[in-house]
RNA sequence: GAGUUUGAUCCUGGCUCAGAACGAACGCUGGCGGCGGGCUUAACACAUGCAAGUCGCACGAGAAAGGGGCUUCGGCCCUGAGUAAAGUGGCGGACGGGUGAGUAACACGUGGGUAAUCUGCCCUUCGGCGGGGGACAACAAUCCGAAAGGAUUGCUAAUACCGCAUACGUCGGCGGAGGUUGCGACCUCUGCCGGGAAAGUCGGCCUCUCCAUGGAAGCUGACACCGAAGGAUGAGCCCGCGGCCCAUCAGCUAGUUGGUGAGGUAAAAGCUCACCAAGGCGACGAUCAGUAGCUGGUCUGAGAGGACGACCAGCCACACUGGAACUGAGACACGGUCCAGACUCCUACGGGAGGCAGCAGUGGGGAAUUUUGGACAAUGGGCGAAAGCCUGAUCCAGCCAUUCCGCGUGAGUGAGAAGGCCUUCGGGUUGUAAAGCUCUUUCGCAAGGGAAGAACACUUAGUCUCUAACAUAGACUGAGGUUGACGGUACCUUGAUAAGAAGCACCGGCUAACUACGUGCCAGCAGCCGCGGUAAUACGUAGGGUGCGAGCGUUAAUCGGAAUUACUGGGCGUAAAGCGUGCGCAGGCUGUUUUGUAAGUCAGAUGUGAAAUCCCUGAGCUCAACUUAGGAACUGCGUUUGAAACUACAAGACUAGAAUAUGUCAGAGGGGGGUAGAAUUCCACGUGUAGCAGUGAAAUGCGUAGAGAUGUGGAGGAAUACCAAUGGCGAAGGCAGCCCCCUGGGAUAAUAUUGACGCUCAUGCACGAAAGCGUGGGGAGCAAACAGGAUUAGAUACCCUGGUAGUCCACGCCCUAAACGAUGUCUACUAGUUGUUGGUGGAGUAAAAUCCAUGAGUAACGCAGCUAACGCGUGAAGUAGACCGCCUGGGGAGUACGGUCGCAAGAUUAAAACUCAAAUGAAUUGACGGGGGCCCGCACAAGCGGUGGAUUAUGUGGAUUAAUUCGAUGCAACGCGAAAAACCUUACCUGGCCUUGACAUGUAACGAACUUUCCAGAGAUGGAUUGGUGCUCGAAAGAGAACGUUAACACAGGUGCUGCAUGGCUGUCGUCAGCUCGUGUCGUGAGAUGUUGGGUUAAGUCCCGCAACGAGCGCAACCCUUGCCAUUAAUUGCCAUCAUUUAGUUGGGCACUUUAAUGGGACUGCCGGUGACAAACCGGAGGAAGGUGGGGAUGACGUCAAGUCCUCAUGGCCCUUAUGGCCAGGGCUUCACACGUAAUACAAUGGUCGGUACAGAGGGUUGCCAACCCGCGAGGGGGAGCCAAUCCCAGAAAGCCGAUCGUAGUCCGGAUUGUAGUCUGCAACUCGACUACAUGAAGUCGGAAUCGCUAGUAAUCGCGGAUCAGCAUGUCACGGUGAAUACGUUCCCGGGCAUUGCACACAC
Repeated sequence: GAGUUUGAUCCUGGCUCAGAACGAACGCUGGCGGCGGGCUUAACACAUGCAAGUCGCACGAGAAAGGGGCUUCGGCCCUGAGUAAAGUGGCGGACGGGUGAGUAACACGUGGGUAAUCUGCCCUUCGGCGGGGGACAACAAUCCGAAAGGAUUGCUAAUACCGCAUACGUCGGCGGAGGUUGCGACCUCUGCCGGGAAAGUCGGCCUCUCCAUGGAAGCUGACACCGAAGGAUGAGCCCGCGGCCCAUCAGCUAGUUGGUGAGGUAAAAGCUCACCAAGGCGACGAUCAGUAGCUGGUCUGAGAGGACGACCAGCCACACUGGAACUGAGACACGGUCCAGACUCCUACGGGAGGCAGCAGUGGGGAAUUUUGGACAAUGGGCGAAAGCCUGAUCCAGCCAUUCCGCGUGAGUGAGAAGGCCUUCGGGUUGUAAAGCUCUUUCGCAAGGGAAGAACACUUAGUCUCUAACAUAGACUGAGGUUGACGGUACCUUGAUAAGAAGCACCGGCUAACUACGUGCCAGCAGCCGCGGUAAUACGUAGGGUGCGAGCGUUAAUCGGAAUUACUGGGCGUAAAGCGUGCGCAGGCUGUUUUGUAAGUCAGAUGUGAAAUCCCUGAGCUCAACUUAGGAACUGCGUUUGAAACUACAAGACUAGAAUAUGUCAGAGGGGGGUAGAAUUCCACGUGUAGCAGUGAAAUGCGUAGAGAUGUGGAGGAAUACCAAUGGCGAAGGCAGCCCCCUGGGAUAAUAUUGACGCUCAUGCACGAAAGCGUGGGGAGCAAACAGGAUUAGAUACCCUGGUAGUCCACGCCCUAAACGAUGUCUACUAGUUGUUGGUGGAGUAAAAUCCAUGAGUAACGCAGCUAACGCGUGAAGUAGACCGCCUGGGGAGUACGGUCGCAAGAUUAAAACUCAAAUGAAUUGACGGGGGCCCGCACAAGCGGUGGAUUAUGUGGAUUAAUUCGAUGCAACGCGAAAAACCUUACCUGGCCUUGACAUGUAACGAACUUUCCAGAGAUGGAUUGGUGCUCGAAAGAGAACGUUAACACAGGUGCUGCAUGGCUGUCGUCAGCUCGUGUCGUGAGAUGUUGGGUUAAGUCCCGCAACGAGCGCAACCCUUGCCAUUAAUUGCCAUCAUUUAGUUGGGCACUUUAAUGGGACUGCCGGUGACAAACCGGAGGAAGGUGGGGAUGACGUCAAGUCCUCAUGGCCCUUAUGGCCAGGGCUUCACACGUAAUACAAUGGUCGGUACAGAGGGUUGCCAACCCGCGAGGGGGAGCCAAUCCCAGAAAGCCGAUCGUAGUCCGGAUUGUAGUCUGCAACUCGACUACAUGAAGUCGGAAUCGCUAGUAAUCGCGGAUCAGCAUGUCACGGUGAAUACGUUCCCGGGCAUUGCACACAC
């Protein structure tokens, strides 16, 4: 920095990712080289080999093999050789190498001390090295034992051991003088007494002395030896400071702390012992427990930090486990000793041996870590005079992509090949990639050459030093000259050929990189969010792409990001977080001023801060990694010199903080005692009679044994109405009638006094509502528990009737609350306004009231500022300071265990495992509320008529079926798609058939097309057969167009699936008044404003106001129709006037009606009132019509994954001799049942019969069909007229006038059934409609519930159309007759507006 909480937002807050890094491991893959690294686990056990020896110039003794010579072949001599091996003796085995178990410690780091110490070998200096003695190994002999080993006797040497002599120093004791030091056991000089040393070996000379071959003595040199002093190196001891965790470890300690004396050590010291004293450590964390080797450094990080302590380097500790000492300069000793233990091995069972945390290696453990290699050539170490010997230290090699670094796997040109993948079928991509052509040869391979690392040593010549000396020894110079594990390695040259050399992870977002197929919440993926339920860029595969590259991913653990423990650098009103409140010890902080000191602080100098590492600049390997030189740095500690501002300390002064004294004031501040009235309850008595009480309604309860009511008297307990407040007091909890006593605190005014006496406060102490506990009282009312009655599905509740603890008092506990201002205490500063309480001063008044100022409290607003926002705002949540407390994701959990407290209840302190990716705060927009407000709607109410009961029709569910095709399912499916299922329709079922197909396009061939008849079959279909030769171009041959047939292939076809992949269309909220945008403004933002408010409207309609101003889609209007008028026109319409007729029939006319075209008319325009001078509303006039005149069309942004893939279109999937196509028959018409929608009724406002009147709108040539005739009728015959203002359908019906029926299952009602018919049609069996006669079911107005309608409406009456061969109770339209009611908006339902709450947002 990003992702992730939300519909969206801001914050808080966790989780996760991108980076770096690793002694790593695992998966896939693997060309070369270089520098490094390689048991993190079992300090588990170890076979085998090697890892520490060396010196003959300390000493005694001393083989063998081999070689040469001789031989009588038995052997002997010389050499080997003073060699090997062993022993005495010396030095070294305390170094080097390994490991990290232990250790929280003077172990480590750093800085000091040692006046409290030692130091082999080495260096410098001084002085010595005389003269003797006795042993013990080896060896020899004997013996024991299986072995390891041992015993006895005897011989012997030394640089082994022991006396003696000597003693410059030295050591010890007793003194003296001087110096130093805070004191002392220190230093220098000095006197006396006492103690203590030694070893030789080798070389040279040999003048002189002795034996005399050669030695001895002597001289001399080297190396040893002894006593001292000093140095260097190394070590011991002591001290300051520094670095883990737990307080759910708070007290620990008897050699413990100190003293005296003694012992002990190289050395101080309780180091040890005896005695004496009672100390010592600890909240600045003792003691206990856990963990851990420490450091330089390493990783990370901007840094501060955090984590780690492999490799390299320093220190420590350890060496099978535990303990102990010996030797030694040095050890309490890795490859030494002794004891004990465990384990392993040998054994003759008596007894012995061993210690890989050395190098290799083995087993085991484990995710996991190498060869039983070479060499001492180099570097270093031990011994030696030296040559040299030893050295698993070391240098090299081997194994491992284990880290880091470098190189390569080719370069140029080359068409857009093939193949793959995708595709909109055009192409795109793989991709200059390949092939092809040209070139190069690193690395690897082969061949040849071939280093540096080697300097020494040694020999020799010379110079110098030491010396008497040319010995000897040392140093230097020159010459000669031996030595290489690595390794024939690095490197160089040559040769051949692109020849031998690329993978891994990822591709939804974070995060660079996308498509296809498969799969279908399966298989799987996943670091977080999350993908997968049939179109998956997230699974698997492929193509393509991205990243890194001899590697790439994953996993584990670390730091970072994480300001997510915040020193740098966070917070605590509501997100996690202020202890319930105060007092107060320690601690922290602390007013003004003077002087001094110099602990902190600052500055200079200086010592140290190992090397390596990091950084800078160079250098060396061809570069790099790596190595190396110099510098810087190592932020630290010590010493010293200075400064004196600040802090500190010391001394002095001050008064502004704080306190005290005096006056005044207010108060439910606290404790104790007394007292008052009202009310409740109870008791007694009187009056009095039937209820009282209680609730939403009741019941339990009380009452005729006299309640309740009322009157009088009494008892008892608790609490104090009004005043009373946004009021007062108190640290908080809390405190209320009145009076008295005791008592704390506060405010204010003015002086005086003290002189910083102050603030905060861990542990501690005190107080601490209510409930609860203990003991003893008290008990009126109230009231947990409990009982009863109700409510309820239940009701362990809410409501009611009772009622016990308790509530009250005294004493003692408990110690918690949303103990809240969810805001710790103190101090200072920073605009104001208003109210209120109690002071003080002033003005004012007769006194008040009132006003001004001031400091103390308490409220409401508000600027700056702060805040995530809300909000806070001189009483801060602002700006600063001091101190305390607390927080670090949600849950688990304020829980468990442990401790403390408590009589108990419980309180306090306080985790972890596990689990989630969130949990939370504030604000926003919606939706919702059995929240409140305003408004509307046939929403309720007021009415009228229905449905729900009956029969029938129709649709649906269910059931049934071979099939009962499919869809529609709350409103918004159910007389719906379907404006017509006998066949067809038809999609379904059964059976029979077809396969380029019933239909489209393309190719080829043939034939005009077309048509007649017959046979078989249920038909589809199959077979036979007749007629026919057309059109255009061309002279002809021929070609072409349309059509038909045949053939093969591309393809057709699908009412198959997905309406949750879609377009289009539609329903619904809803004809509800809403839905938005631009700019501006406000807000961190989501968003708000506008659109809210006051009026008004049918309306976001209009007006006014307003940080808004405008605009758009909706509303309205424009459109159609209807209602009035005018103009124009006049046939098929009309007829006032004139003729005429049975008749507007005809002439005539177009005035009227009508028709159909164009106009007019209505706009709150006018008047009055109301309103705000507005918009508008109310009333009125005029008018055919009055406030959108009535009706219609018109449906905003959107909602319902609403409906439709079976109207149509369409992506994907599926079928292709079938899920396509054709045909016949059947089915969609079934039927115990349930629901919806209708029709007809139940009757007299009626039925039946007779007579009689008045519409509108439509339709008609495959048609409507008149008159007339036949039939009871459906209908049949008939044929005029009409392509329609002309003719026809066509008689409108209810109505009106008469007659009859008389309340009944009827003269109501018509279902059902029988018989006989008519019509349509190829065909009425399944399965049509109608007619006549006969039959005459249920039904007497319909439970709960529920629907429609506000006027030409409901109700009622008929007429017509579409569909249609036929079929209408459905549907669409038309007119006739023609009501009732609306007080009103409390309630039900739906909707609109603003508001409020919200833990909802797929939104109750």
Overview: A computed fold for a 1404-nucleotide RNA from an uncultured Nitrosomonadaceae bacterium, annotated as small-subunit ribosomal RNA. The RNAcentral record of the sequence draws on ENA and SILVA. Its Rfam family is "Bacterial small subunit ribosomal RNA". Its family is annotated with ribosome and structural constituent of ribosome in the Gene Ontology.